[in-house]
RNA sequence: CGUUUCCUUGCUGGAGAGAGCCGGCCCGCCGCGCAAGCGCAGGGCCGUCCACCGAAGGAGCAAACCCCGAUCGUGGGGCGAAUCUCUCAGGUAAAGCGGACAGCAGGGGUGGC
Numbered sequence: 001c002g003u004u005u006c007c008u009u010g011c012u013g014g015a016g017a018g019a020g021c022c023g024g025c026c027c028g029c030c031g032c033g034c035a036a037g038c039g040c041a042g043g044g045c046c047g048u049c050c051a052c053c054g055a056a057g058g059a060g061c062a063a064a065c066c067c068c069g070a071u072c073g074u075g076g077g078g079c080g081a082a083u084c085u086c087u088c089a090g091g092u093a094a095a096g097c098g099g100a101c102a103g104c105a106g107g108g109g110u111g112g113c
Stems, first nucleotide, its partner, number of pairs: 003111001005109009018050001020049001022047006030039003051092003057088001058086003065078004
């Protein structure tokens, strides 16, 4: 100097599916009332239940490889990736947040020349 693999920082892009029912708490427009208070448009949060989504995280497995068994037999076990599968977790109007992954620019570790 170039480069393999891993981690990480910044920027950019980045999907899907409920404005669900019920209950609770809080805020609150307006109305009634002397007041206490009551009713109530709307909004936020939480919980149960039902439905749904896959792209944080998590779990599952095919070949290859390894071990055992068998040697006209095709068995058992281990290991084993994903954007595949599951949906534990997470999420389900828009916006925001989050977001696998991709691109660009850096940093660190490791291996090689």